Context: one part of a larger RNA
RNA sequence: CUGGGCGUAAAGAGCGCGUAGGUGGUCCGAUCCGUCGGAGGUGAAAGCCCUCGGCUCAACCGAGGAUCCGCGUCCGAUACUGUCGGACUUGAGUGCAGGAGAGGAGAGCGGAAUUCCCAGUGUAGCGGUGAAAUGCGUAGAUAUUGGGAGGAACACCGGUGGCGAAGGCGGCUCUCUGGACUGUUACUGACACUGAGGCGCGAAAGCUAGGGGAGCAAACGGGAUUAGAUACCCCGGUAGUCCUAGCCGUAAACGAUGGGCACUAAGUGUGGGAGGUAUCGACCCCUUCCGUGCCGCAGCUAACGCAUUAAGUGCCCCGCCUGGGGAGUACGGCCGCAAGGUUGAAACUC
Numbered sequence: 001c002u003g004g005g006c007g008u009a010a011a012g013a014g015c016g017c018g019u020a021g022g023u024g025g026u027c028c029g030a031u032c033c034g035u036c037g038g039a040g041g042u043g044a045a046a047g048c049c050c051u052c053g054g055c056u057c058a059a060c061c062g063a064g065g066a067u068c069c070g071c072g073u074c075c076g077a078u079a080c081u082g083u084c085g086g087a088c089u090u091g092a093g094u095g096c097a098g099g100a101g102a103g104g105a106g107a108g109c110g111g112a113a114u115u116c117c118c119a120g121u122g123u124a125g126c127g128g129u130g131a132a133a134u135g136c137g138u139a140g141a142u143a144u145u146g147g148g149a150g151g152a153a154c155a156c157c158g159g160u161g162g163c164g165a166a167g168g169c170g171g172c173u174c175u176c177u178g179g180a181c182u183g184u185u186a187c188u189g190a191c192a193c194u195g196a197g198g199c200g201c202g203a204a205a206g207c208u209a210g211g212g213g214a215g216c217a218a219a220c221g222g223g224a225u226u227a228g229a230u231a232c233c234c235c236g237g238u239a240g241u242c243c244u245a246g247c248c249g250u251a252a253a254c255g256a257u258g259g260g261c262a263c264u265a266a267g268u269g270u271g272g273g274a275g276g277u278a279u280c281g282a283c284c285c286c287u288u289c290c291g292u293g294c295c296g297c298a299g300c301u302a303a304c305g306c307a308u309u310a311a312g313u314g315c316c317c318c319g320c321c322u323g324g325g326g327a328g329u330a331c332g333g334c335c336g337c338a339a340g341g342u343u344g345a346a347a348c349u350c
Base pairs, nucleotide, nucleotide: 003322004321005320006319007304008303012318014201015200016199017198021194022193023192025088026087027086028085029084030083031082034080035077036076037075038074039073041071042070049065050064051063052062053061054060091191092188093187094186095184096183097182098181103177104176105175106174107173108172109171110154115149116148117147118146119145120144121143125136126135162169163168206247207246208245209244210243211242215241216240220236221235222234223233258317259316260315261314262313263312267294268293269292270291271290272289273288274287275286276285299306300305323350324349325348332343333342334341335340
């Protein structure tokens, strides 16, 4: 390379937007580039292969055939692809009417609890553990009542509930703002899918500067345990955790399952909407669309399992894999303040 693959064996990029490129709905007409047919030209000879022949055979040599898989010329075919022109509405988008949501950003507000401070009551313990001790307390602790300060997080509701592309999002109110869904078919008329590069977003930890600091808590100190105990348990405790601005760009970033479209048994739960039925009305019940679970047939799978939310059946596009170790290392490039990230080998070895 041709292949075969990527849930768990090696393999889906953390996620999106989108450039080039690849791919692309229905109908009519044109063209004949691709495609197909025919003719004739060329495709040197030798060699290889087949048949026959010449040296007594063979090697060797001679003749004929085949092949030369290709290229250009002319004539023709027009289904499919392309191209050009025209039309369409089912793909896609827009409008209008609705309801749902921890989607995002900013500002303000609230209560419970922890800690600390002040004051009252009150007295000898409190705390902690397997048991203890370190620790706190007669300079009045713990407990309890009232008042105050400050920071962080939002019990119940809360739900294989909801929203978001992913990371992720949960007290309440307001302002700004993104997306999805349903109904209607009013508008545009293929405007689409994917996406190498590129650009953006991206948990936690970490970094820079400035703030903040209640609780928790790497490091660190002490008490225990133990043969030891640089741990597990206990008492303390600093970075950090929080905010603003800027970096970092990773993860078991997981559904370990890329995106899109179409098709392929049933059953059952749940979230959002619409229609029908029913009713005084709300439920109930039926249908339908979108989401999210369980179960299960065909089919698939090495098995486990998946099974209309596919790992089934197909098509389009991208990413990735190709024995284990060495190694996600070295070197170089790019990025970063650094930590490091990204790209990513070989010798050697089994």
Molecule: small-subunit ribosomal RNA, central domain
Organism: uncultured bacterium